This is a predicted structure of a 100-nucleotide RNA (Bacterial small signal recognition particle RNA) from a Gemmatimonadota bacterium. The source organism's lineage runs through Bacteria, Pseudomonadati and Gemmatimonadota. Rfam family: Bacterial small signal recognition particle RNA. About the family: The signal recognition particle (SRP) is a universally conserved ribonucleoprotein involved in the co-translational targeting of proteins to membranes.
RNA sequence: GCCCCAGGUCCGCAGGUCGUCCACUCGUGAACCGCGUCAGGCCCCCGCAGGGAGCAGCGCUAAACGAGACCGGAUUACGCUGCGGGGUGCCUGGGGCAUU
Numbered sequence: 001g002c003c004c005c006a007g008g009u010c011c012g013c014a015g016g017u018c019g020u021c022c023a024c025u026c027g028u029g030a031a032c033c034g035c036g037u038c039a040g041g042c043c044c045c046c047g048c049a050g051g052g053a054g055c056a057g058c059g060c061u062a063a064a065c066g067a068g069a070c071c072g073g074a075u076u077a078c079g080c081u082g083c084g085g086g087g088u089g090c091c092u093g094g095g096g097c098a099u100u
Stems, first nucleotide, its partner, number of pairs: 001097009010085006016078002019075004024068005034060004042052003
């Protein structure tokens, strides 16, 4: 210097890891513009019975917030794993030939 082999760099596919988001569980959560139940009071009724609307209170929740869990889904990133492809070039390793 040449040749061969293998691996990497390149492409594709599958998976994995971290993070984030959604979903899940729990909690907080509406003076009025959510729902339910509506004491008292008010109204209807000659009156009783009954009925009506309905404040407070209570309950359940919406939006939102917090916590939990990492079972489910989505998604970037990754000196990750595997398979396949590609091998003009570059890198690493091994072998052979030639030359010195």